A computed fold for a 1493-nucleotide RNA from an uncultured prokaryote, annotated as small-subunit ribosomal RNA. Its Rfam family is "Bacterial small subunit ribosomal RNA". RNAcentral holds the sequence, with entries from ENA.
RNA sequence: AGAGUUUGAUCCUGGCUCAGAACGAACGCUGGUGGCGUGCUUAACACAUGCAAGUCGAGCGAGAACGGUCUCUUCGGAGACUUAUUAGAGCGGCGGACGGGGGAGUAACACGUGAGUAACGUGCCUUUUAGUGGGGGAUAACAAUUGGGCAUAAAGACACAGAACCUUCGGGUUUCGGGGUCAAAGCCUUCGGGCGCUAAAAGAUCGGCUCGCGGACCAUUAGGUAGUUGGUGAGGUAAUGGCUCACCAAGCCCGAGAUGGUUAGCUGGUCUGAGAGGAUGAUCAGCCACACUGGGACUGAGACACGGCCCAGACUCCUACGGGAGGCAGCAGUGGGGAAUCUUGCGCAAUGGACGAAAGUCUGACGCAGCAACGCCACGUGUGUGAUGAAGGCUUUCGGGUCGUAAAGCACUGUCAGGAGGGAGAAAUUUGACGGUACCUCCAAAGAAAGCACCGGCUAACUCCGUGCCAGCAGCCGCGGUAAUACGGAGGGUGCAAACGUUGUUCGGAAUUAUUGGGCGUAAAGGGCGCGUAGGCGGCCGUGUAGGUCGGGUGUGAAAGCCCAGGGCUCAACCCUGGAACUGCGCUCGAAACCGCACGGCUUGAGUCCCGGAGGGAGAAGUGGAAUUCCAGGUGUAGGGGUGAAAUCCGUAGAUAUCUGGAGGAACACCAGCGGCGAAGGCGACUUCUUGGCCGAGGACUGACGCUGAUGUGCGAAAGUGUGGGGAGCAAACAGGAUUAGAUACCCUGGUAGUCCACACCGUAAACGAUGUUCACUAGGUGGUGGCGUCACUGACCGAGUCACUGCCGCAGCUAACGCAUUAAGUGAACCGCCUGGGGAGUACGGUCGCAAGAUUAAAACUCAAAGGAAUUGACGGGGGCCCGCACAAGCGGUGGAGCAUGUGGUUUAAUUCGAAGCAACGCGCAGAACCUUACCUGGGUUUGACAUCCUUGGAACUCUGUAGAGAUACGGAGGUGCCCUUCGGGGAACCAAGUGACAGGUGCUGCAUGGCUGUCGUCAGCUCGUGUCGUGAGAUGUUGGGUUAAGUCCCGCAACGAGCGCAACCCUUGUCCUUAGUUGCCACCAGUUAGGCUGAGCACUCUAAGGAGACUGCCGGUGUGAAACCGGAGGAAGGUGGGGAUGACGUCAAGUCCUCAUGGCCCUUAUGUCCAGGGCUACACACGUGCUACAAUGGCCGGUCCAAAGCGUUGCCAGCCUGCGAAGGUGAGCUAAUCGCAAAAAACCGGUCUCAGUUCGGAUUGCAGUCUGCAACUCGACUGCAUGAAGUCGGAAUCGCUAGUAAUCGUGGAUCAGCAUGCCACGGUGAAUACGUUCCCGGGCCUUGUACACACCGCCCGUCACACCAUGGAAGUCAGUUGGACCAGAAGUCGCCGGCCGAACCUCGGAAGGAGGCGCCGAAGGUCUGACUGGUAACUGGGGUGAAGUCGUAACAAGGUAGCCGUAGGGGAACCUGCGGCUGGAUCACCUCCUU
Repeated sequence: AGAGUUUGAUCCUGGCUCAGAACGAACGCUGGUGGCGUGCUUAACACAUGCAAGUCGAGCGAGAACGGUCUCUUCGGAGACUUAUUAGAGCGGCGGACGGGGGAGUAACACGUGAGUAACGUGCCUUUUAGUGGGGGAUAACAAUUGGGCAUAAAGACACAGAACCUUCGGGUUUCGGGGUCAAAGCCUUCGGGCGCUAAAAGAUCGGCUCGCGGACCAUUAGGUAGUUGGUGAGGUAAUGGCUCACCAAGCCCGAGAUGGUUAGCUGGUCUGAGAGGAUGAUCAGCCACACUGGGACUGAGACACGGCCCAGACUCCUACGGGAGGCAGCAGUGGGGAAUCUUGCGCAAUGGACGAAAGUCUGACGCAGCAACGCCACGUGUGUGAUGAAGGCUUUCGGGUCGUAAAGCACUGUCAGGAGGGAGAAAUUUGACGGUACCUCCAAAGAAAGCACCGGCUAACUCCGUGCCAGCAGCCGCGGUAAUACGGAGGGUGCAAACGUUGUUCGGAAUUAUUGGGCGUAAAGGGCGCGUAGGCGGCCGUGUAGGUCGGGUGUGAAAGCCCAGGGCUCAACCCUGGAACUGCGCUCGAAACCGCACGGCUUGAGUCCCGGAGGGAGAAGUGGAAUUCCAGGUGUAGGGGUGAAAUCCGUAGAUAUCUGGAGGAACACCAGCGGCGAAGGCGACUUCUUGGCCGAGGACUGACGCUGAUGUGCGAAAGUGUGGGGAGCAAACAGGAUUAGAUACCCUGGUAGUCCACACCGUAAACGAUGUUCACUAGGUGGUGGCGUCACUGACCGAGUCACUGCCGCAGCUAACGCAUUAAGUGAACCGCCUGGGGAGUACGGUCGCAAGAUUAAAACUCAAAGGAAUUGACGGGGGCCCGCACAAGCGGUGGAGCAUGUGGUUUAAUUCGAAGCAACGCGCAGAACCUUACCUGGGUUUGACAUCCUUGGAACUCUGUAGAGAUACGGAGGUGCCCUUCGGGGAACCAAGUGACAGGUGCUGCAUGGCUGUCGUCAGCUCGUGUCGUGAGAUGUUGGGUUAAGUCCCGCAACGAGCGCAACCCUUGUCCUUAGUUGCCACCAGUUAGGCUGAGCACUCUAAGGAGACUGCCGGUGUGAAACCGGAGGAAGGUGGGGAUGACGUCAAGUCCUCAUGGCCCUUAUGUCCAGGGCUACACACGUGCUACAAUGGCCGGUCCAAAGCGUUGCCAGCCUGCGAAGGUGAGCUAAUCGCAAAAAACCGGUCUCAGUUCGGAUUGCAGUCUGCAACUCGACUGCAUGAAGUCGGAAUCGCUAGUAAUCGUGGAUCAGCAUGCCACGGUGAAUACGUUCCCGGGCCUUGUACACACCGCCCGUCACACCAUGGAAGUCAGUUGGACCAGAAGUCGCCGGCCGAACCUCGGAAGGAGGCGCCGAAGGUCUGACUGGUAACUGGGGUGAAGUCGUAACAAGGUAGCCGUAGGGGAACCUGCGGCUGGAUCACCUCCUU
């Protein structure tokens, strides 16, 4: 100090989460020792038992007993002395107001801090002065006290008067004079004295009271208060005071937050933090309040009293039922509550306290011990050596690697634990609970002593196995659906260590409440706009003051703690000493710049007057024309209207159209302009009246009068509301017609509120520049509106200038970017408003306002890890532009209908093996399933195997053959001995058989683990890189632009310059020519001829197959940018890539294939392997694809005649001849093929026939008879002959191919193959039509635009309804708590009054103090009535959130298919629709305006 997480990627905003530190903790697992600390945070819940406050006999009275001694005795006992200066209830004194406890209450002078008390008290203690005399009463006794009466002195107090001084003007101090009142207690003594007591003064200590300042939340608590606020007088108190009372006055507190509510003991400090802060208030220390709950006083120096009293209440206990007793929030302890917190210990030895003269007694304060890893600190669990890198584990590419010097082994040491011995200090003078403790010495022995968490990223640490979206993990992101470093286990590793993790809480990180230190155009955030109160802020000069400010001094800021230094426990924790600090407050002295205050002045801020100016600024009254509609009349006739197309509707009762006249309401065309005015909303015909603001020019005047502005107040579009008018057009609702799957909409026909006016409400809008107001400063350029004015000039325009307003472009600067940019979103100042993740929600409740609609103010529970802004690259659009393609169009022929063939689906089956699935599966894998193939089924066999390698044994191999069986196979028989080496025993190679185990084998699974191969976009023109440049960045540029091309083809331009993969070319073939070569090819010339290039001869031609030539926009003209290129032409066999082929960029589809092959993993191993027979892959209600043949006359049939190319052939092609109607058979020449054969080409052409029909079309189907192949044609082959002669008469919606030697049509060959071809591949013959063109459909390319898409439109996404769960609002009520008001009643008790009854001392005998008792005021609990607030619960009900694949629609994102959104009103299952006004945060096209060049 940061990191993870929104996206395909980026930057920003913004939340969530993590790493750190801490704890009175708890939980899990583990656990050796010591020191020092700490230990009911919950029920201020209830408490058994013991202890926690007594002491003094030197204040007093009374005064034992046990025991002992002696005497007497009736032997039961009695007495005396001692015990005994004893114990000791009681009276009395002092102390029980300290110490100890917990934090309920308290938002307060309770606390902290600093002052005040001239408004006060103070037992014990200290100092000083003086005194302490005499008598009596009640009582069992005595004294205090009390009352009365005396003695004594001073001082003080109180009142009065005088004087001096001080003063805060209230008073105070000193002094003098006169007058009245008021004290006391004894005890001990060694007789020296000591302890007391009284009065007074002072000190010290401790308190009471008062004040300034400081520290919680809620305004959804805004008004509170009646002794209330003040005064006078009195009472009361130690003392001030409404503290209390009487009277008088009407005040007092409050937005700088009263009152009310909620929460809370406060502080020193503690934790955290760089700090400022934030959180907290255990232990220790200071203060406060409390003591079962509430009230009260008494005593006392001190209490309204924790272990005192009285009363009331609740609870508990005892009881003889009459009545009594009690208060652990003291120490232990118990129950209960709880996640959770200890011993019913020892001792007064120390420290401290009470009493006492003292000894001493008491002390659960305290000192110690016990329990607990609860915390901090320290120590240990060994050290050295030890490689064969042991065994074993794990892993492995099988070589190894790793645990690992780790272990064992060897050699040492003794911290700690154990045993033994010694042994403190703390203690001055007696006394040691801890404790025989700390510490020291000796002994023996590695012996008793290591775990926990983590290992996907953040975050240090990786592999194997198991599991298979299961089980589970998870702090966030997220892992798990068969190869999981993320689950569980293991090995290994990392981190910490007597601990380690988890959970909880606090601070930090978080600049995420921002004083230090944030923001508000679009991310959350500027109030709709003015006026203006309080408040905040405020121009220039001078004087004074000293509140703020600054400086010096001083008092205080308790101790402890933190920090620094030093010291003591072996170190540390811990403790001690000293210092610093305590950022604060008070007092005092000084300074005077700034702020404040007071005073005086100034004119520049602000304002006033005079003159001029523009304007849809506002209000009122009136006037006008155009248009719509309606009414009346005229002309006129069949339609009109409306739409994408229609219909509803109007019209023969005369519409629409047209003309004339009239009525009425609303709005003001053109002008009209990013032009004007206004604070905003807003304002548009003309005239008049009233009126606000603004601008310009120059003078005069006032003299800071200013800016902002919480609360307040006024204005405030549209819609809406009330009352009364008005109502032409338009038009929510409503009705009808269409559209549609539906259409509560969009479209159409109607139509009511409303729109208009007056008055009164409402108070909201995308009320927007999404940009608060004011002031100042900071380059320019160019428009518009309204003024002014200068120069030149006769003068206008123009030009240079200035002020105000209003646009655009642009520099610096700013910004996340977009953008803003003198009209700031720049740089500064002042003040106000507002924001703090998304949803819930601008909602609920409460308040205020409103007639209502509703507005305003404004949460929480719960839920998510995002929500968002700007920009980027793509993709997409029922966006745009340009371009291409048999894409459409123009044509030709098909498919879809029929029959059949073939493939697929489905169904069936023992099996119908498997794969392929839109284009890009479906005559596809299959270039050919009767067996085989074959993977499937049934049955029968087999287990080292049908196949490979290794080992052992035997045998060559091999050939012939028998029996059983469906066969595989099983059991036999016969023959046969080879090759190489040899030491002649044997060994070896190949092969066969048997055996053993390693292994074989698998068309079993996963194409979503893979390689390879292939399809597709697409032969589309694209896809990228290096360097440079631009951008914070993703990225851009290049590759865009202007032309051109089939082409990212080429040219030009350009912050780009180059390059690569693609394109093209190079390759093959075909078209022309040449050369070479002529057999098996050819035949022009010559010759022969059997008439066949057959032969001689020849190689000219054809052809064959090698090599070359040729075509390059090369030439000419035109167009074009003197470009590329295009158009036309010439020449040429061929002309603009001549035709065709091969060739397939980066990539996309988890496309296809594990059944071609290869291959990881998984699975089977007497079977999922392998062998065999038979069956199946050929099934058949049906559906689809691809084909063949047809439906006929451009034809069928019969006869005749002509012309190919390319192939193939010895397990073959097969001539010729013979047989058969034929398939074919027999025989058989030739040919290893430019030689022989397949081989006949067919269509065409010529002639004949058929004559429009289910036919002389068509050939399915079926019967019979055959041929061929083959071990075998039943399931299940092809072909032939005869017979049979089905559907079908050109095919619905829809759909396919083709642009020239193409389509169409005709035949031929080949691969596979024993046989089987309508399929596939190849070959030639005949040989068209059409293309205007690019609007539309489909696909594609480039540029641009919008986007809420990125799995990328087959995208995203909204709302109702249904179901489940969750939290929450309302609610008849109901329950509980808190609290107010009024009243009743009234305990104890203080106070007041009375006191007839009782009545001390004393007396003048009358009295008198006092008391019992009574009355009164106040008064707690209680009761009654009535409010307020808070909480719980509730039938029912409202919306909200979440959830897997539910239902209905399709609202939004693209022009989202009716642009969207805001406000308002109505309507509707729902998203929503419609009306009115507003906004652009709307695409597209056109126009206008403006700007740049």